[in-house]
The RNA shown here (transfer RNA) has 74 nucleotides and comes from a Patescibacteria group bacterium. The organism belongs to Bacteria candidate phyla, within Bacteria. Rfam family: tRNA. Its family is annotated with triplet codon-amino acid adaptor activity in the Gene Ontology.
RNA sequence: GGCAGGGUAGCUCAGUCGGUUAGAGCACGGGACUCAUAAGCCCGGGGUCGUGGGUUCGAUUCCCACCCCUGCUA
Numbered sequence: 001g002g003c004a005g006g007g008u009a010g011c012u013c014a015g016u017c018g019g020u021u022a023g024a025g026c027a028c029g030g031g032a033c034u035c036a037u038a039a040g041c042c043c044g045g046g047g048u049c050g051u052g053g054g055u056u057c058g059a060u061u062c063c064c065a066c067c068c069c070u071g072c073u074a
Base pairs, nucleotide, nucleotide: 001073002072003071004070005069006068007067010026011025012024013023019057028044029043030042031041050066051065052064053063054062
């Protein structure tokens, strides 16, 4: 350099054949329980969906360019 896959919450990931409120587990905060702590239980906060354009009434999703990560190949 070429090809393929990936980038979504602090971390690990799902999601989407375009549609109204973007989710799970862990972590974090609060509550209840307990003599107390942990586990388990209940509740909650937290997101420019990598960046910039395009298509569309409407984009995390489709198209283009770029950035970053991983693998294969030369």